[in-house]
Context: one part of a larger RNA
């Protein structure tokens, strides 16, 4: 070497389970709550079941008997109208006279006002019994039984409550007790921030368009003049002169192509001006729109010209907002005004519907799911993702380690025994990170144990050069990786400190070597506590105390014994 058996557990990203961590569904559940939106409860008030009695407010209505009526003048407190010269209780009281717009006694009829009495209506408030309603251990009926008692349930009586209460129906509240559901995306993972629609510039690469959590700012308007014509004027800035007057208020003269101004941000414009000033003015008009930009689509933008009415020019003409780009919302569904050919309510009458035109949405997550909607989940769960994190690996080397180039300085002097500033340039791949490139139908995750291999930028053991090496004893550098590189206390610790000793107690790679080798202290699942956060459910790279590590090796590789 080939076989065969007996171990080992480094490898088949081994096996096992469509990952439970993270992320994605307009997935699903459990909880919670000042999330929406409903229902039960529970409460108010009507009404109806609901009836009978006093009493007492108040409103009517009717009757009675009484009482009420004040300007001024008139004996004086004249409601109105009729009728009337008398009436008497023998006291008077009218009549007449006065007075006043109206005259009184006595009769009638009648307003007003206050009181009784009846009646009805409401309301209150006591009370009654007969609707209802509750109790009864005792009493009577009444039943399953062959018969008795006898439980429970009825029903009579008794009691007590009472037109209240319960019940129906409508109707305000309240209302996580139940139950149905929202609870946005974008994102160099997700959460946190930020942002979401229009406008100007750059990026944009000299047509047009062009992304990014690139860089810089506007916008959710204003204006009856800041529109429209017709006329007319030039700014800013200097410069010299000029009382108070100063760099700089306001005059004067001179120079001034745009440096001023434009309602608002920036950008192209603008001086025959689009910028400043006057006159008159309403086209900041109706009903059409040829062509064209622009565009997925809806949405947008520019327009002559025609027909009508008008406005300003002396007329040619010009005007259908504003120097120009923001100044914003689809449908659907309320309203106003208007119009009527249609259409539905059998018909007529009327009503809706329709058609135009205006209002009404921070529908601003701004092409707007609904008129109305937040949150926890470690008690979870499904479908999926290496489309997207957390370990490891790869790519990167900003951070990190090393090593070098320059030499300003120190090093009494002297840059370079020995250090080295401000700068510069590799290397390494051991940190912290970036990126998201294999793996989420599973690559176990600090740390310790055991067992190790490797580099070499060497801690010590060798051997050498420079020393600011006098010897020991260091410094620093060059060679060198063959050996070795400790035991303990604290901590889960690596890491750190501290004892004690060593020649020396070096540094790193290896899935931060090694959990189908071992632990399971620590991270990281269900229990529960504190602390601090939240209305709460619950939550915290705060903390504490607990908390399941899979007998059986197919191949590969290693050790072993046999035979060949």
């Nucleotide at each position: 070497c080939c076989u065969a058996c007996u171990c080992u557990a480094g490898g088949a990203c081994a096996a096992a389970a469509a990952g439970a961590c993270c992320c994605c569904g307009u997935g699903g559940a459990g909880c919670u709550u000042u999330a929406c939106u409903a229902c039960a409860a529970c409460u108010u008030g009507a009404c109806a079941u609901u009836g009978g009695a006093u009493u007492u407010a108040u409103g009517u209505u009717g009757u009675a008997a009484a009482u009420u009526g004040u300007g001024u003048a008139g004996c004086g407190u004249a409601g109105g109208a009729g009728g009337g010269a008398g009436c008497u209780u023998c006291g008077g009281c009218a009549c007449c006279a006065a007075u006043g717009a109206a005259a009184c006694a006595c009769c009638u009829c009648u307003c007003u006002u206050u009181u009784g009495c009846u009646a009805u209506a409401u309301g209150a408030a006591u009370c009654c019994u007969a609707a209802u309603u509750g109790c009864u251990u005792u009493g009577c009926c009444u039943a399953a039984u062959a018969a008795a008692u006898u439980a429970c349930g009825g029903g009579c009586a008794g009691c007590a409550a009472g037109a209240c209460a319960g019940u129906g129906u409508c109707u305000g509240g309240u209302g996580g007790g139940u139950a149905g559901u929202u609870u946005a995306a974008c994102u160099g993972g997700g959460g946190c921030g930020g942002u979401u629609g229009c406008c100007u510039c750059c990026a944009a690469a000299a047509g047009a368009g062009u992304a990014a959590c690139g860089g810089a700012g506007g916008c959710g308007u204003a204006c009856a003049a800041a529109g429209g014509u017709c006329g007319g004027c030039u700014c800013a800035g200097c410069a010299u002169g000029g009382a108070a007057g100063g760099a700089a208020a306001u005059c004067a003269u001179g120079c001034g192509u745009c440096g001023a101004g434009u309602g608002c941000a920036a950008a192209g414009g603008c001086a025959a001006a689009a910028g400043c000033c006057g006159g008159c003015u309403u086209a900041a008009c109706a009903g059409u729109g040829a062509g064209a930009c622009g565009u997925a689509c809806a949405u947008g933008u520019c327009a002559a010209a025609c027909u009508g009415a008008u406005g300003c020019g002396a007329a040619a003409g010009c005007a259908g907002g504003u120097c120009u780009u923001a100044g914003u919302g689809a449908u659907c569904c309320c309203u106003a005004c208007a119009c009527u050919a249609g259409c539905u309510c059998g018909u007529g009458g009327g009503a809706g519907c329709g058609u135009g035109u205006a209002g009404g949405c921070u529908u601003a997550a701004c092409g707007g799911a609904u008129a109305a909607a937040a949150g926890c989940u470690a008690c979870c769960c499904c479908g999926g993702g290496g489309a997207u994190a957390a370990c490891a690996g790869g790519c990167u080397g900003a951070u990190c380690u090393u090593g070098c180039c320059c030499a300003a300085g120190c090093g009494u002097c002297c840059a370079c025994a020995g250090c080295g500033a401000c700068g510069g340039c590799a290397a390494g791949g051991u940190u912290u990170g970036g990126c998201a490139c294999c793996u989420c139908g599973a690559u176990g995750u600090c740390g310790g144990c055991u067992c190790a291999u490797c580099g070499u930028a060497u801690c010590c053991u060798c051997c050498c050069g420079c020393u600011g090496a006098a010897g020991u004893a260091g410094g620093u550098g060059g060679g060198a990786a063959g050996g070795g590189u400790u035991a303990g206390g604290c901590u889960g610790u690596u890491c750190g400190c501290c004892u004690a000793u060593u020649a020396a107690a070096a540094c790193g790679g290896u899935a931060c070597g090694c959990g189908a080798g071992c632990u399971g202290g620590g991270u990281u699942c269900a229990g529960a506590a504190c602390g601090g956060c939240g209305u709460a459910a619950g939550c915290c790279a705060g903390u504490u105390c607990g908390g399941a590590c899979u007998c059986u090796a197919u191949c590969c590789a290693g050790a072993g014994u046999a035979g060949g």
The prediction has a mean pLDDT of 82. Predicted 3D model of a 564-nucleotide part of an RNA (large-subunit ribosomal RNA, domain V) from a Patescibacteria group bacterium. The full RNA is in RNAcentral, with records from ENA. Rfam family: Bacterial large subunit ribosomal RNA. Rfam links the family to the GO terms structural constituent of ribosome and ribosome.